[in-house]
């Protein structure tokens, strides 16, 4: 230099044919306990890497840029 995959909550990841952004763990509060842990119930937490385009509507489709990983030379 060329090619491909990936980027979504603090972490690991889902998200179907474009139609309300979710789960587990972690955090916080509560129940329980002499107390802690565990268990159970609940709450909060998101620029969907950044920008632009298409569309009534984009995490999803198209283009550019950035980053990570792998391959080729």
């Nucleotide at each position: 230099g060329c090619c491909a995959a990936c980027g979504u909550a603090g972490c690991u990841c889902a998200g179907u044919c474009g139609g309300u952004a979710g789960a587990g763990c972690a955090a916080c509060g509560g129940u329980u306990u002499c107390g802690u842990a565990a268990a159970c119930c609940g709450u909060a937490g998101g620029u969907c890497a950044g920008g632009g385009g298409u569309u009534c509507a984009a995490g999803u489709c198209c283009c550019c840029u950035c980053g990570u990983u792998g391959g080729c030379u």

A computed fold for a 73-nucleotide RNA from a Candidatus Omnitrophota bacterium, annotated as transfer RNA. It matches the Rfam family "tRNA". About the family: Transfer RNA (tRNA) molecules are approximately 80 nucleotides in length. The coordinates come from a structure-prediction model, not an experiment, and the mean pLDDT is 81. RNAcentral holds the sequence, with entries from ENA.